[in-house]
RNA sequence: GGGGACCGGGCGGCCGCGGCUCACUUCGGUGAGACGAGGAAAGUCCGGGCUCCACGGAAAAACGGUGCCGGGUAACGCCCGGCGGUUUCGGUUUCGGCCGGGAUCAGGGAAAGUGCCACAGAAAGCAGACCGCCGGUCUUCGGGCCGGUAAGGGAGAAAGGGUGCGGCAAGAGCGCACCGCGCGGCCGGCAACGGAAGCGGCACGGCAAACCCCACCGGGUGCAAGACCGAAUAGGGGCGGCGCAUGGGCUAUUUCCGGCUCGUCGCCCGGGUUGGUCGCUUGACCCCGGACGCAAGUCCGGGGCUAGAGGAAUGGUCGCCCAGUUCCCGCGAAGGCGGGGAUGGACAGAACCCGGCUUACAGGUCCCCU
Numbered sequence: 001g002g003g004g005a006c007c008g009g010g011c012g013g014c015c016g017c018g019g020c021u022c023a024c025u026u027c028g029g030u031g032a033g034a035c036g037a038g039g040a041a042a043g044u045c046c047g048g049g050c051u052c053c054a055c056g057g058a059a060a061a062a063c064g065g066u067g068c069c070g071g072g073u074a075a076c077g078c079c080c081g082g083c084g085g086u087u088u089c090g091g092u093u094u095c096g097g098c099c100g101g102g103a104u105c106a107g108g109g110a111a112a113g114u115g116c117c118a119c120a121g122a123a124a125g126c127a128g129a130c131c132g133c134c135g136g137u138c139u140u141c142g143g144g145c146c147g148g149u150a151a152g153g154g155a156g157a158a159a160g161g162g163u164g165c166g167g168c169a170a171g172a173g174c175g176c177a178c179c180g181c182g183c184g185g186c187c188g189g190c191a192a193c194g195g196a197a198g199c200g201g202c203a204c205g206g207c208a209a210a211c212c213c214c215a216c217c218g219g220g221u222g223c224a225a226g227a228c229c230g231a232a233u234a235g236g237g238g239c240g241g242c243g244c245a246u247g248g249g250c251u252a253u254u255u256c257c258g259g260c261u262c263g264u265c266g267c268c269c270g271g272g273u274u275g276g277u278c279g280c281u282u283g284a285c286c287c288c289g290g291a292c293g294c295a296a297g298u299c300c301g302g303g304g305c306u307a308g309a310g311g312a313a314u315g316g317u318c319g320c321c322c323a324g325u326u327c328c329c330g331c332g333a334a335g336g337c338g339g340g341g342a343u344g345g346a347c348a349g350a351a352c353c354c355g356g357c358u359u360a361c362a363g364g365u366c367c368c369c370u
Base pairs, nucleotide, nucleotide: 001369002368003367004366005365006364007363009321010320011319012318013317014316015315017036018035020033021032022031023030024029038347042358043357045356046355047354048353049352050222052220053219063218064217065216066215067214068082069081070080071079072078083107084105085104086103087102088101089100090099091098092097108213109212113211114210115207116206117205130153131152132149133148134147135146136145137144138143161179162178163177164176165175166174180202181200182199183198186195187194188193226278227277228276229275236269237268238267239266240265241264242263247262248261249260250259251258285304286303287302288301289300290299291298292297322345324343325342326341327340328339329338330337331336
């Protein structure tokens, strides 16, 4: 420096808070008892359980997501192991490389198609001649013109393989060696992929976190889900008793004429609101041991568990102590030792549950690698 596991103040007194159980009660409460947050309870970003809604089955289209290979898992965009690319460090080297460690990768497809490649630069995609180099020609000897050249310079993220030797007017896979690349088979591996040999002078620049293509996955909703019980009062409906008009109300003010309408009691039915009960916490759970596995993890055996509320309690204070920080005094050559004082413990707060990821976190303990 890196990785992993764990803790994240302790004890006591006093005063409170929450629901539960028990006892008492003047039904308002009072008392006692045992309990009462986290590793992230957080963000609500993925995956599930459960729930209701929709839906005859299957497939397709559209939309969204995932994307090297194998394994784990209920599942995942998570985890483990492996492969490959990029980069860095170390070792080694016949200087081409090879080996080992670390970090990192939205890591399918660019010879299906479309599109884009800024700036700089002569030229940026059926390549290209600015400088330089070489040849020819002209010359006023400064250079001009025509042609060849991609080895060198310049510019760029990128200039149509790299290094070396040969070759050439100068050059160039033009020829050769090695490396790289491509092709088809062979060998190894479940696979991603790797290996040696052969053939090919090199085609096929990059971008899919642009459209697109391919493969796989996906119905929606979220405990305020949802189920049940149901008060008073006021409505609604039905049945029955009494009343049924010389009356009341409405008909935009009054009168007349008309029109519509009705009260009360008992019983029953149904819907809604306040409220209550369930959902609700024992679960893909945790710990220990054994077996299998490189591991993630799986199986077997034993043991353990106690907030489940309602917008919602789990706190405060004092004393002593423990880390940590700091100051003073004494001793000592020094590392340090002894004594005293001050300060002092982070991030955060369950709301149906579980598996992950991400983010926050004072301080401390243990293990492993370097």